[in-house]
Context: one part of a larger RNA
Molecule: large-subunit ribosomal RNA, domain III
Organism: Halobacteriota archaeon
RNA sequence: UAGUAGCAGCGAAAGUCGGGUGAGAAUCUCGACGGCCGAAAGGGAAAGGGUUCCUCGGCACUGUUCGUCAGCCGAGGGUUAGCCGGUCCUCAGUGUUAUCGCAACUCGAAUAACACGAGCGGUAAACGGGUUAAUAUUCCCGUGCCAUCAUACAGUGAAAGUCGACGCCUUGGGGUCGGUCGAGCUGGGCUCUGCCCAGUCGAACCGCCAAAGCCCGUGGAAGCCGUAAUGGCACGAAGCGGGUGAACGGUGGGAUAGGGAAACUCGGCCUUACCUAGGGCCCGUGAAAAGACGAGUAUGAUGUCCGUACCGAGCACCGACACAGGUGCCCUGGCUGAGAAGGCCAAGGCCUGU
Numbered sequence: 001u002a003g004u005a006g007c008a009g010c011g012a013a014a015g016u017c018g019g020g021u022g023a024g025a026a027u028c029u030c031g032a033c034g035g036c037c038g039a040a041a042g043g044g045a046a047a048g049g050g051u052u053c054c055u056c057g058g059c060a061c062u063g064u065u066c067g068u069c070a071g072c073c074g075a076g077g078g079u080u081a082g083c084c085g086g087u088c089c090u091c092a093g094u095g096u097u098a099u100c101g102c103a104a105c106u107c108g109a110a111u112a113a114c115a116c117g118a119g120c121g122g123u124a125a126a127c128g129g130g131u132u133a134a135u136a137u138u139c140c141c142g143u144g145c146c147a148u149c150a151u152a153c154a155g156u157g158a159a160a161g162u163c164g165a166c167g168c169c170u171u172g173g174g175g176u177c178g179g180u181c182g183a184g185c186u187g188g189g190c191u192c193u194g195c196c197c198a199g200u201c202g203a204a205c206c207g208c209c210a211a212a213g214c215c216c217g218u219g220g221a222a223g224c225c226g227u228a229a230u231g232g233c234a235c236g237a238a239g240c241g242g243g244u245g246a247a248c249g250g251u252g253g254g255a256u257a258g259g260g261a262a263a264c265u266c267g268g269c270c271u272u273a274c275c276u277a278g279g280g281c282c283c284g285u286g287a288a289a290a291g292a293c294g295a296g297u298a299u300g301a302u303g304u305c306c307g308u309a310c311c312g313a314g315c316a317c318c319g320a321c322a323c324a325g326g327u328g329c330c331c332u333g334g335c336u337g338a339g340a341a342g343g344c345c346a347a348g349g350c351c352u353g354u
Base pairs, nucleotide, nucleotide: 015033016032017031018030019029020028034351035350036349037348042331043330044329048311049310052309053077054076055075056074057073058072062070063069082145083144084307085306086305088122089121093116094115095114096113097112098111099110100108101107126143127142128141129140130139146303147302148301149300150299151298152297153296161293162292163291167281168280169279170278171277172276173275174274178270179269180268181267182266183265184200185199186198187197188196189195190194201258205253206252207251208250209249213244214243215242216241217240218239223233224232225231259264282286317326318325333345334344335343336342
């Protein structure tokens, strides 16, 4: 060295007004208007975290300001299961013991036995509604289902077989949720005789229905039949008839359950779950085991143990931080569109990318 340095420097959003509380309010809260995300900045769970969840009371700390607020401080409360998961099974692989090697071993490979090894593989059985400040397929109500055991009856078939059990690409058919269009009904809104918005629901489970494929009968084609495509056929085509046979599908019950203030109806089209069938590719041929079915009926009993709160992220995880980084899975409506792109919007969330 002073009216000096500075009052730009987190790419993407945003607040404003009014009311309330309070000693105190740009920052908490309520309302209105405005804005942002919308394959997410919404919803559900895994790992990980571990009480951060809820309620009451606080503001010395933490919060890049403030603070009456809080993932902060203090106190109290909260996680309920036969059928969700662990538990069981085996995979890659791991360990223990024995044998063997080594001078020896807490070392080493192989062999054998045993055990472990998946909360993303396999795998008995639960759905709907209600309820709490905070849990719910767990509590309560209703309706179901499974395994094991016991008893009674039936049955001597019972273990062969089948399933579990599987690659990649592509195509046809069935088809739910959802969407969309049209009509009816119920409620609401408005610029009111027309237009707009919302709704019109209903599970597991039990019974029935049935497409492709396959099988059987009939039939008897010398060129016909047929597909989206490949194709098929006297070793029997088309046609006709029968059997078997699928869905998280349809339908009846479930349900004078529940839900809704009420109506609580019907049809067309699209369609990602789920089911079924065909074709193509491979110097790659695409797990195993437990277990299930095969293999009855009725009644009764039993079903222990562990997890279950909350976050799951521009504040609850990993990065020393409320860090513009990183982090696997599932759901995902409308208009435009090939699309989960981009843009705008819905449900929902947010205005604390402090």